[in-house]
Context: one part of a larger RNA
């Protein structure tokens, strides 16, 4: 010097990203217990008092006595309170750097499916679903509960429609070419014509869904404006004008897990506060089931403050053990 422990004057978080670590609290009995609340909770809230031994009695108790620094005498054995964010909750997860605000969840909602079901696996037979049958099964999404969930169907998707347009394979009247019995050129290996059949090509016309088309649909994918002027101080603009759009963001909430400028401004807390909290709204770039806003309870969650407590620190010291180091 390192590690594991023990103790420490005065102070008590001044340490630090942050009370990390440590200390403190602790059992049982009694008293007492707030806001809030879904009336169950919160709650062991908080905060107090008692606790050994001996004798006696009417013996789960009481009375009297007695002792130590200390009586749950060692061990064992909750720290607490006040705000805020997120997630309702118990649960699940990155075996070996992440336990969470992520996943799941009960509940909500949309959609498919009438049973030889839909979905899924398989070429198929077949299987799961299910020895189930719409109070059932599959898929998507949101995520207890409370109050709610606005506007847009122009684009994309989905559903429905069938008049018209377009449209494949296939069929096909006709037509073109080849081959071709036969035939013409007195003969001919050369040249021409050519029935039927067969082969090949074009092909009017017939021909479904789809697409175009016509409607619907947002708890479908998604989207949810700009400029100019105006009130008898100034400022602001309820009002007005204009352009564009399918429609121009409603309720609620807002410097937010979202705010760049930004340590925004004001209030609170501190002697002093880039964090925190209450407001404001000028939202770079919230917003309603990729849900919006609240919310008791819950959380090895994140964040701010306080009490208690302490070697975290001011600022170090002493001690025990194990190493390191020296000698052997």
């Nucleotide at each position: 010097c390192u590690c594991u422990c023990u103790c420490u004057a005065a102070g008590g978080a001044a340490c630090u990203c942050g009370g990390c670590a440590a200390a403190a609290u602790a059992g049982c009995c009694c008293c007492g217990u707030a806001a809030c609340u879904u009336u169950g909770g919160g709650a062991g809230a908080a905060g107090g008092g008692g606790u050994g031994c001996c004798u006696c009695c009417u013996c789960a108790g009481g009375a009297g006595g007695u002792u130590g620094c200390a009586g749950u005498g060692a061990c064992c054995a909750g720290g607490c309170c006040c705000g805020g964010g997120c997630g309702a909750c118990u649960g699940u997860u990155u075996a070996c750097c992440a336990a969470a605000a992520a996943c799941a969840c009960a509940g909500g909602u949309c959609u498919c499916c009438g049973c030889a079901a839909a979905u899924u696996c398989g070429u198929a037979a077949g299987a799961c679903c299910a020895u189930g049958u719409a109070u059932g099964g599959g898929g998507g999404u949101u995520g207890a509960c409370g109050c709610c969930u606005g506007c847009c169907c122009a684009g994309u998707g989905c559903c429905a429609g069938a008049a018209g347009g377009u449209u494949a394979a296939g069929g096909a009247a006709u037509u073109u070419g080849g081959u071709g019995a036969c035939u013409u050129g007195a003969u001919g290996a050369c040249a021409g014509g050519g029935a039927a059949g067969c082969c090949a090509g074009c092909g009017a016309c017939c021909g479904a869904a789809g697409c175009c088309c016509c409607g619907g649909u947002g708890a479908a994918c998604g989207g949810u404006g700009g400029c100019c002027u105006u009130a008898a101080c100034c400022a602001u603009a309820a009002c007005g004008g204009u352009c564009c759009u399918a429609a121009g963001g409603u309720a609620g909430a807002g410097a937010a897990a979202u705010u760049c400028c930004u340590u925004g401004u004001c209030g609170g807390g501190u002697a002093a506060g880039u964090u925190c909290u209450g407001a404001c709204c000028c939202g770079c770039a919230c917003g309603a089931a990729a849900g919006g806003c609240g919310u008791a309870a819950c959380g090895a969650u994140c964040u701010g403050g306080g009490c208690a407590c302490u070697a975290u620190c001011u600022c170090a010291g002493a001690g025990a053990g194990a190493g390191a180091c020296u000698c052997g």